[in-house]
RNA sequence: CUGUGGUGUGGGAGAGAGUCACCGGCCAUCGGGCCGUCUGACCGCCGAAGGCGCAACCGCCCCCGGAAACGCUCAGGCAAACGGGACCACACCACAGGG
Numbered sequence: 001c002u003g004u005g006g007u008g009u010g011g012g013a014g015a016g017a018g019u020c021a022c023c024g025g026c027c028a029u030c031g032g033g034c035c036g037u038c039u040g041a042c043c044g045c046c047g048a049a050g051g052c053g054c055a056a057c058c059g060c061c062c063c064c065g066g067a068a069a070c071g072c073u074c075a076g077g078c079a080a081a082c083g084g085g086a087c088c089a090c091a092c093c094a095c096a097g098g099g
Stems, first nucleotide, its partner, number of pairs: 001097011016043001018042004023036005044078003050074001051072003057066003
């Protein structure tokens, strides 16, 4: 100095404040209306945890292997907040290699 892994700090996108049911609270002039959370069902969407691949690209032409910020959306996510967040920057620790 470089690479890999870890820790800390900072930055960090996208997509319905969706509908219905149950439950609870409030309002009220019978009907009913508003709000909230868990759960269940349904429709629409997002992709930057993870996962997968029919996959760009790389190794070596094939086989084969590796594999993306590409694709798929199982998982996850879709007002704000909280939380998560690939990736980037800085600092520190460990290991490996080069000068």
A computed fold for a 99-nucleotide RNA from an Actinomycetes bacterium, annotated as Glycine riboswitch aptamer. The source organism's lineage runs through Bacteria, Bacillati, Actinomycetota and Actinomycetes. The prediction has a mean pLDDT of 81.